[in-house]
Context: one part of a larger RNA
RNA sequence: UGGUGUUGAAGGAACUCGGCAAAUUAAUCUUGUAACUUCGGGAAAAGAGAUGUCGAUGUAAGGGAAACCUUAUGUUGAUGGCACUAAAAAGGGAGUGGCGACUGUUUAUCAAAAACACAGGGCUCUGCAAAAAUCAAAAUUGAUGUAUAGGGCCUGACGCCUGCCCGGUGCUGGAAGGUUAAUAGGAUUUGCGCAAGCAAUGAAUAGAAGCCCCAGUAAACGGCGGCCGUAACCAUGACGGUCCUAAGGUAGCGAAAUUCCUUGUCAGGUAAAUUCUGACCUGCAUGAAUGGCGUAACGACUGCUCCGCUGUCUCCAACACCAACUCA
Numbered sequence: 001u002g003g004u005g006u007u008g009a010a011g012g013a014a015c016u017c018g019g020c021a022a023a024u025u026a027a028u029c030u031u032g033u034a035a036c037u038u039c040g041g042g043a044a045a046a047g048a049g050a051u052g053u054c055g056a057u058g059u060a061a062g063g064g065a066a067a068c069c070u071u072a073u074g075u076u077g078a079u080g081g082c083a084c085u086a087a088a089a090a091g092g093g094a095g096u097g098g099c100g101a102c103u104g105u106u107u108a109u110c111a112a113a114a115a116c117a118c119a120g121g122g123c124u125c126u127g128c129a130a131a132a133a134u135c136a137a138a139a140u141u142g143a144u145g146u147a148u149a150g151g152g153c154c155u156g157a158c159g160c161c162u163g164c165c166c167g168g169u170g171c172u173g174g175a176a177g178g179u180u181a182a183u184a185g186g187a188u189u190u191g192c193g194c195a196a197g198c199a200a201u202g203a204a205u206a207g208a209a210g211c212c213c214c215a216g217u218a219a220a221c222g223g224c225g226g227c228c229g230u231a232a233c234c235a236u237g238a239c240g241g242u243c244c245u246a247a248g249g250u251a252g253c254g255a256a257a258u259u260c261c262u263u264g265u266c267a268g269g270u271a272a273a274u275u276c277u278g279a280c281c282u283g284c285a286u287g288a289a290u291g292g293c294g295u296a297a298c299g300a301c302u303g304c305u306c307c308g309c310u311g312u313c314u315c316c317a318a319c320a321c322c323a324a325c326u327c328a
Stems, first nucleotide, its partner, number of pairs: 001323008010314002014312001019309001027051005036041001038157001052079012080084001092307007099299002104116002120155007132141003158294004163224003168221002170217005177212003183206002189200004225243005252286001253283001264280005
């Protein structure tokens, strides 16, 4: 000097990105327990008290032939200590936001989460030699199943809901028409030949799916406007005009895990807050199963606050052991 521990005056988070680490709490019995709630919970909520030892005495159970013993539990008295679950082992608590309903799963070896999964919801395919998958085939899985079944995709308990757009892309359907391959067809033209003929050229026309075309479909991929004017102070604009579009964002929520300007403005909390909570809406660039908004319970998740507690700190000190170091 470092490591692992123990203790600490006064203060008690002033430390720090952040109470990280440490400390507090802790057992059993009695008592007591809020908001909220899906009525199950929340809850060991929170909070309060008791606990040693020695007598007296009651009750119950068991054992014993009996005397009596053991265990449990109550009443009552005495008594020692600074301290009685005397060592060890054994929740710190509360309030309020975000996200995800929950228990689970995950990056073996830097990420455990708000990611994945999930029950529930929806769309779609599939009538059985099913669809789908492996595969050259045979065959197998699906399934010794049969639409209350199986596959694919999305969403993600529950509650209230899930608006408008089919122009583009995709998918589904469509006895017409356009385009169109091989093929069918053979007009025409060319070469050789006296000719018959042989060889070549190959026009109209016919000709599938697809594409064009016509519809449907958004819990399919996706999308969901601009400018100008207007009310008897001002401001604002229910209202009007105009351009464009497939349609112009509904209900909700909103400076948000989304807000650039921004430390927005107001309110709360602090002596003082770029964080936090509640509002406002001017949403750079919210928004409805790429789900929207709520939500009790839950979380080694994440933000903020309070109580308790402490060497985190003011500000360091002492001690024990281990190492390093010096000397031998």
Predicted 3D model of a 328-nucleotide part of an RNA (large-subunit ribosomal RNA, domain IV) from an Alphaproteobacteria bacterium. The RNAcentral record of the full RNA draws on ENA. Its Rfam family is "Bacterial large subunit ribosomal RNA". Rfam 15.1 lists 51,934 matches to the family in 10,816 species. Its mean pLDDT, the model's own confidence on a scale to 100, is 88.